Context: one part of a larger RNA
RNA sequence: GAUUGAACGCUGGCGGCGUGCCUUACACAUGCAAGUCGAACGUGAAAGUACCUUCGGGUAUGAGUAAAGUGGCGCACGGGUGAGUAACGCGUGGAUAAUCUACCGGGAAGUUCGGAAUAACAGCUGGAAACGGUUGCUAAUACCGGAUACACUACAUAUAAACGUAUGUGGGAAAGACGGCCUCUGCAUAUGCUGUUGCUUUCCGAUGAGUCCGCGUACCAUUAGCUAGUUGGUGGGGUAAAGGCCUACCAAGGCGACGAUGGUUAACUGGUCUGAGAGGAUGAUCAGUCACACUGGAACUGGAACACGGCCCAGACUCCUACGGGAGGCAGCAGUGGGGAAUAUUGGGCAAUGGACGCAAGUCUGACCCAGCAACGCCGCGUGAAGGAAGAAGGCUUUCGGGUUGUAAACUUCUUUUAAGGGGGAAGAGCAGAAGACGGUACCCCUUGAAUAAGCCACGGCUAACUACGUGCCAGCAGCCGCGGUAAUACGUAGGUGGCAAGCGUUGUCC
Numbered sequence: 001g002a003u004u005g006a007a008c009g010c011u012g013g014c015g016g017c018g019u020g021c022c023u024u025a026c027a028c029a030u031g032c033a034a035g036u037c038g039a040a041c042g043u044g045a046a047a048g049u050a051c052c053u054u055c056g057g058g059u060a061u062g063a064g065u066a067a068a069g070u071g072g073c074g075c076a077c078g079g080g081u082g083a084g085u086a087a088c089g090c091g092u093g094g095a096u097a098a099u100c101u102a103c104c105g106g107g108a109a110g111u112u113c114g115g116a117a118u119a120a121c122a123g124c125u126g127g128a129a130a131c132g133g134u135u136g137c138u139a140a141u142a143c144c145g146g147a148u149a150c151a152c153u154a155c156a157u158a159u160a161a162a163c164g165u166a167u168g169u170g171g172g173a174a175a176g177a178c179g180g181c182c183u184c185u186g187c188a189u190a191u192g193c194u195g196u197u198g199c200u201u202u203c204c205g206a207u208g209a210g211u212c213c214g215c216g217u218a219c220c221a222u223u224a225g226c227u228a229g230u231u232g233g234u235g236g237g238g239u240a241a242a243g244g245c246c247u248a249c250c251a252a253g254g255c256g257a258c259g260a261u262g263g264u265u266a267a268c269u270g271g272u273c274u275g276a277g278a279g280g281a282u283g284a285u286c287a288g289u290c291a292c293a294c295u296g297g298a299a300c301u302g303g304a305a306c307a308c309g310g311c312c313c314a315g316a317c318u319c320c321u322a323c324g325g326g327a328g329g330c331a332g333c334a335g336u337g338g339g340g341a342a343u344a345u346u347g348g349g350c351a352a353u354g355g356a357c358g359c360a361a362g363u364c365u366g367a368c369c370c371a372g373c374a375a376c377g378c379c380g381c382g383u384g385a386a387g388g389a390a391g392a393a394g395g396c397u398u399u400c401g402g403g404u405u406g407u408a409a410a411c412u413u414c415u416u417u418u419a420a421g422g423g424g425g426a427a428g429a430g431c432a433g434a435a436g437a438c439g440g441u442a443c444c445c446c447u448u449g450a451a452u453a454a455g456c457c458a459c460g461g462c463u464a465a466c467u468a469c470g471u472g473c474c475a476g477c478a479g480c481c482g483c484g485g486u487a488a489u490a491c492g493u494a495g496g497u498g499g500c501a502a503g504c505g506u507u508g509u510c511c
Base pairs, nucleotide, nucleotide: 001511004508006507007506008505009504010503013381014380015379016378017377018376019374020373021339026337027336028335030334031333032332035073036072037071040070041069043067048061049060050059051058052057080292081291082290089217090216091215092214093213094212095211096210099209100208104205105204106203107202108201109200110199111198112146113145114144115143121136122135123134124133125132126131152171153170154169155168156167157166158165159164176197177196178195179194180193181192218264219263220262225255226254227253230252231251232250233249234248235247236246237245267289268288269287270286271282272281273280274279294315295314296313297312317328318327319326320325345371347370348369349368353367354365355364356363357362384414385413386412387411394405395404396403397402419448420447421446422445423444424443428438455500456499457498458497459496460481461480462479466495467494468493469492470491476483477482
């Protein structure tokens, strides 16, 4: 000099764009953050209103609505944090002939015949509650069986180095829904025809993921030896998948000064800061990957989890309890306590972008878009402009003549950025229409009037900027050298001056 997620002191007008718990991965009150589908399915209220009434009630509507339940898809995305991890974790380049891939796109074929349950509901019943038990009824795109299936798959045979190919024998699927039309004297329904969509099997693609390998990836040798599933083989198991991944047996190997093992520290990268570069430092925001979700462990479901707002077990903590037993997990968004030098609102909206579900209308979305707070940062603007010497008054100083503050002020003439008031008023919403939280915002026009707006630090040298008074090795200053003991340009105050400016200075920090 440059940097900063900064903090502190003094000061503070506005706007735009960003950024904002770096410390206790400390504990959390409250609200919200993941639902959706009636075009899969069976049920199904109430208030209110109207009418009737024997005054008990009933009927219609509300309404096949609300609601719960079965079922499907989603909840593995999105959002947070960086504790752990020195590792194929990450980066980069490869391998997968050792693999999987819901939804999406394309191709081929099919979508047939049956069955038994169960929740909801009703009755009885246990419990303080959380939550159940039992009996009975019922539906489905829920569940199960049969048929068919070359392609799929298992085995056998032939061929082939292998993948594979050919033949044979076995195994293995499914679910419907909605709309339109025809038949009919008419109405309704079924069958049928047809369209959309769904379902099943399979091939290909796309996307995503798993696994393996080469190279790179902090410090300590005041860490030198480490290792029995250890290293390899065979058989078996397991997985979507190679493999000591697991197991039985056999062999005795494997790693290491090219740093094993141990210890310490640490998420990694694109990047960021600095530097002419080489390099050094760093890993906030944004983007990619990984890991974690009160602590430890385990699996279930599923295409994918060993699953932040799922389940089970153990533990610590908090809460409820009728003492028998239960409930919870903000490292989601706000917010609270605590810690700390220190870090924001318990805001608005789904209008846009994106996501889940749905044929759709739409619903949900603290993702996101916005607003609020903070000079925390960067950038921009303003605090007036021109004229104005009797060089006014006042201040300071003086050799008492003056000098300086100083064209500075007053005063004159202007301007109106900004501010205040009034009027108008967007884009952001592609394609017919509708739809804007932001927001009556940005922006434009008019009116008033210099009106609303300057500080901070320094002035001995380094280093731009000096005098007076006070103090008297005191009080104090100080980054280094050093100032202060009676004329201190170095302390304190004042005037003046210099620098930067809505900031200035100090401290920390890295180059």
The part of an RNA shown here (small-subunit ribosomal RNA, 5' domain) has 511 nucleotides and comes from an uncultured bacterium.
Rfam family: Bacterial small subunit ribosomal RNA. Its family is annotated with ribosome and structural constituent of ribosome in the Gene Ontology.